Predicted 3D model of an 80-nucleotide RNA (c-di-GMP-I riboswitch aptamer) from a Pseudomonadota bacterium. The sequence was found by an Rfam model in a public genome assembly. The organism belongs to Pseudomonadota, within Bacteria.

RNA sequence: UUCAAGAAACGCCAAACCCGGAGCAAUCCGGGGACGGAAAGCUUCGAGUCCGGUGCCCACCGGAUGGUCGGGUUGCCUUG
Numbered sequence: 001u002u003c004a005a006g007a008a009a010c011g012c013c014a015a016a017c018c019c020g021g022a023g024c025a026a027u028c029c030g031g032g033g034a035c036g037g038a039a040a041g042c043u044u045c046g047a048g049u050c051c052g053g054u055g056c057c058c059a060c061c062g063g064a065u066g067g068u069c070g071g072g073u074u075g076c077c078u079u080g
Base pairs, nucleotide, nucleotide: 003080004079005078006077012037013036017032018031019030020029021028022027035067041073042072043071045070046069047068048065049064050063051062052061053060054059
């Protein structure tokens, strides 16, 4: 350096819920808090799901979800 395996250690992230704020909403941000995670870092490229609108309930447009899955990409520790 590359590949594989993994969370034992030092650490890292942070579900539900609560408070405050933004949004029509899904949901997001900050603080608290830990269900969990080994990429639960990033990225809507594909699919799924959710929200709003239209509508011929076929579908289309816009948004959300990266902790729904796959893909892409970057990276820490230990062991081999």